[in-house]
Molecule: RNase P RNA; transfer RNA
Organism: Pseudomonadota bacterium
RNA sequence: CCAGUAGGCCGGGUGACCGCUCCUCGCUUUUGGCGAGGGGAGGAAGGUCCGAGCUCCACCGGGCAGCGCGCUGGGUAACGCCCAGGCGGGGUGACCCGACGGAAAGUGGCACAGAAACAUACCGCCCUUCCUCGGAAGGGUAAGGGUGAAAUGGUGGGGUAAGAGCCCACCGGCUUCGGUGUGAACCGGAGGCCGGCUAAACCCCGCGCGGAGCAAGGCCAAAUAGGGGAGUGUUAAGGGGGCCCGGCCCAAUCUCCCGGGUUGGCCGCUAGAUCCUUCCGGCAACGGGAGGACCAGAUUGAUGGUCACCGUCCUUCCCCAGGGGAGGAUACAGAACUCGGCCUACAGGCCUACUGGGUCU
RNA sequence: GGGCGCUUAGCUCAGCGGGAGAGCACUGCCUUCACACGGCAGGGGUCGCUGGUUCAAUCCCAGCAGCGCCCACCA
Numbered sequence: 001c002c003a004g005u006a007g008g009c010c011g012g013g014u015g016a017c018c019g020c021u022c023c024u025c026g027c028u029u030u031u032g033g034c035g036a037g038g039g040g041a042g043g044a045a046g047g048u049c050c051g052a053g054c055u056c057c058a059c060c061g062g063g064c065a066g067c068g069c070g071c072u073g074g075g076u077a078a079c080g081c082c083c084a085g086g087c088g089g090g091g092u093g094a095c096c097c098g099a100c101g102g103a104a105a106g107u108g109g110c111a112c113a114g115a116a117a118c119a120u121a122c123c124g125c126c127c128u129u130c131c132u133c134g135g136a137a138g139g140g141u142a143a144g145g146g147u148g149a150a151a152u153g154g155u156g157g158g159g160u161a162a163g164a165g166c167c168c169a170c171c172g173g174c175u176u177c178g179g180u181g182u183g184a185a186c187c188g189g190a191g192g193c194c195g196g197c198u199a200a201a202c203c204c205c206g207c208g209c210g211g212a213g214c215a216a217g218g219c220c221a222a223a224u225a226g227g228g229g230a231g232u233g234u235u236a237a238g239g240g241g242g243c244c245c246g247g248c249c250c251a252a253u254c255u256c257c258c259g260g261g262u263u264g265g266c267c268g269c270u271a272g273a274u275c276c277u278u279c280c281g282g283c284a285a286c287g288g289g290a291g292g293a294c295c296a297g298a299u300u301g302a303u304g305g306u307c308a309c310c311g312u313c314c315u316u317c318c319c320c321a322g323g324g325g326a327g328g329a330u331a332c333a334g335a336a337c338u339c340g341g342c343c344u345a346c347a348g349g350c351c352u353a354c355u356g357g358g359u360c361u
Numbered sequence: 362g363g364g365c366g367c368u369u370a371g372c373u374c375a376g377c378g379g380g381a382g383a384g385c386a387c388u389g390c391c392u393u394c395a396c397a398c399g400g401c402a403g404g405g406g407u408c409g410c411u412g413g414u415u416c417a418a419u420c421c422c423a424g425c426a427g428c429g430c431c432c433a434c435c436a
């Protein structure tokens, strides 16, 4: 210098004018207006894909069904998230990717082709018998050929009538013994034990999960027809937000449907698993301590618009190695109960560590 | 704001993981003086898109995109 890997960060600035919303204080003609001061979008506020807080379904226990997750250990309020490690795969490498339990518990599926898709033999090879010497029948075999996405461990040697883990060496898998490790797993020994693929098919094993959602829910005010129909029930044979059982609770001011009225206000509503600095423990995720800070709350839905100058990037021209001129671009997007994550979108730029290659000293 | 569903031919919709289909519409021929009806034949598809599982995906799983429906309070 070129190419790349991982992690982190920023994502326009200043000024003038005109506006919007909330809070506090003051004045006022008081559901308001004016003045002063202060606060006012994001790394994803997004998709709504997970997990929680909070609220209601009165509550508790057991079972079934259903749903989700799935290597190991740890973190966390919790998670399908994060960290560390193991194994497998990819890359020369830094490093990256993995829905990564069980197919040796059972059931199912494996189209077409092929003899056969999990039990078998089409061609072939070999042996025996017969023979009209072309072949036929019976048996053995799975090395070779053919079919297929896939054909029953692989390669080599021995062996055999021909063959075959039938025997041997090495490699792969499985079982078992010993050691190391919290564990996944790894290392070493022994045994021919060699059993197709599919669980993002049913299923089995382990773990977890009640449902609905701030339009939850509570209070006030206004208006209307406290109207009509159906269901079940009156001390248990009903209901209790999937079903069943038990305890317990409720019992007409019940549940559902049709019809009627309103489109107002307040609470929930923003201070919280919060942010910043620093120390300690831990490889890390994270945890603990100390000090400091207060940081949006709209409800037709505020957080903006115009102009000027500057910044950044791209193209092009000029003088010429440092500037100047012209033109263009300056993303994705935007709170609505609040958090922790994941995923997706994003002009342009910065920092740190590392890898491979080239050149010079 | 929250919850759910759908996407297959021009339209409306079927579709146990192995061949992409039906009705209407369209095109050609026959029939008719001509049209309609009828009969015969035929064409037309990124199964919304991108990945993954599988030998194989419209179908199973994940992520995007588009469209549609429902949810207020009072008596």
Base pairs, nucleotide, nucleotide: 001357002356003355004354005353006352007351008350009349010348012310013309014308015307016306017305018304020040021039022038023037024036025035026034027033028032042332046343047342049341050340051339052338053337054213055212056211057210059247060246061245062244063243064242066209067208068207069206070205071085072084073083074082075081086100087098088097089096090095101204102203106202107201108198109197110196122145123144124141125140126139127138128137129136130135153171154170155169156168157167158166172194173193174191175190176189177188178187179186180185217267218266219265220264227258228257229256230255231254238250239249240248260435261434262433274293275292276291277290278289279288280287281286311330312329313328314327315326316325317324318323319322362432363431364430365429366428367427368426371385372384373383374382379416387403388402389401390400391399409425410424411423412422413421